[in-house]
Context: one part of a larger RNA
Molecule: small-subunit ribosomal RNA, central domain
Organism: uncultured bacterium
RNA sequence: CUGGGCGUAAAGGGCGCGUAGGCGGCCUCGUAAGUCGCCUGUGAAAUCCCGGGGCUCAACUCCCGGGGCUGCAGGUGAGACUGUGAGGCUGGAGCUCGGUAGAGGCGAGUGGAAUUCCCGGUGUAGCGGUGGAAUGCGUAGAGAUCGGGAAGAACACCGGAGGCGAAGGGCGGCUCGCUGGGCCGAUGCUGACGCUGAGGCGCGAAAGCGCGGGGAGCAAACAGGAUUAGAUACCCUGGUAGUCCACGCCGUAAACGAUGGGUACUAGGCGUCGGGGGGAGCGACCCCCUCGGUGCCGUCGCUAACGCACUAAGUACCCCGCCUGGGGAGUACGACCGCAAGGUUGAAACUC
Numbered sequence: 001c002u003g004g005g006c007g008u009a010a011a012g013g014g015c016g017c018g019u020a021g022g023c024g025g026c027c028u029c030g031u032a033a034g035u036c037g038c039c040u041g042u043g044a045a046a047u048c049c050c051g052g053g054g055c056u057c058a059a060c061u062c063c064c065g066g067g068g069c070u071g072c073a074g075g076u077g078a079g080a081c082u083g084u085g086a087g088g089c090u091g092g093a094g095c096u097c098g099g100u101a102g103a104g105g106c107g108a109g110u111g112g113a114a115u116u117c118c119c120g121g122u123g124u125a126g127c128g129g130u131g132g133a134a135u136g137c138g139u140a141g142a143g144a145u146c147g148g149g150a151a152g153a154a155c156a157c158c159g160g161a162g163g164c165g166a167a168g169g170g171c172g173g174c175u176c177g178c179u180g181g182g183c184c185g186a187u188g189c190u191g192a193c194g195c196u197g198a199g200g201c202g203c204g205a206a207a208g209c210g211c212g213g214g215g216a217g218c219a220a221a222c223a224g225g226a227u228u229a230g231a232u233a234c235c236c237u238g239g240u241a242g243u244c245c246a247c248g249c250c251g252u253a254a255a256c257g258a259u260g261g262g263u264a265c266u267a268g269g270c271g272u273c274g275g276g277g278g279g280a281g282c283g284a285c286c287c288c289c290u291c292g293g294u295g296c297c298g299u300c301g302c303u304a305a306c307g308c309a310c311u312a313a314g315u316a317c318c319c320c321g322c323c324u325g326g327g328g329a330g331u332a333c334g335a336c337c338g339c340a341a342g343g344u345u346g347a348a349a350c351u352c
Base pairs, nucleotide, nucleotide: 003324004323005322006321007306008305012320014203015202016201017200021196022195023194025089026088027087028086029085030084031083033082034081035078036077037076038075039074040073041072042071048067049066050065051064052063053062054060092193093190094189095188096186097185098184099183100182104179105178106177107176108175109174110173111155115151116150117149118148119147120146121145122144126137127136163171164170208249209248210247212245213244217243218242222238223237224236225235260319261318262317263316264315265314268297269296270295271294272293273292274291275290276289277288278287279286301308302307325352326351327350334345335344336343337342
């Protein structure tokens, strides 16, 4: 170099943008680098293969003859395919116009319910909590109830197998502003402008870190009460970081569909979301067609089985990432990154 693989056995990078590179639609002409044919030269000897000879045989190797040495170079020819030069095309891709759905992102404002606390009224002996209790709260008036006020956080119903996000993390009160993308329809325009993507850059839940603020509820740590043989737990009463905001870090995850991206092809049936067309009709209902999304079932095929099955794990091609027995170990060392915590890269001895 090569083989076989990656839903659950080891293995898809957390996700995107994109550099180099790899790969790349239809037609015509040229060229001849790749490719293919022929010729010539070269490819030392030994080794290898065939035939024959020699050591008493053989290995061996000495000798003779023939072949081969899959390669390289030059010449000559072919021109399908790849490359390359030129010209053209519109189906891929992009743009334009008109619509359209949406918790897509950022910022500002604002609303009601609930909770806790504070003030006041009514009112009296309990409240709370559990399997049962106790710690705790309460005659300095709690709990209950009514009125008023403050604060922070989250947005019941709608809500859905629903929607949005290029993708993942994720995104739900309402209004306004700024802003990204998608989908559908329609001509028209550009004319392969494409796909993937080692490095690189950016985004990236929760927890955690730095600085400043905020702090209602919840709640690691912690304290107490129980339980228990013990109980550094599960249950209960409290409760600090934190959870929230701003800015800056961290860069991980069962970051999961445990399923990388792209394109094409390959029975159907049922549902749902967004758009377009047609039929019928008073009609948003209903019926049919179609494009895009999201689910369930299922044929062929695939699969070790489970299952997958036009949203493939089917049939193919292109590009990237990754795996190669278990433990040692995602450890050590080194390097890079980080304020730190730690992250990324990532062994070996030894052992089964």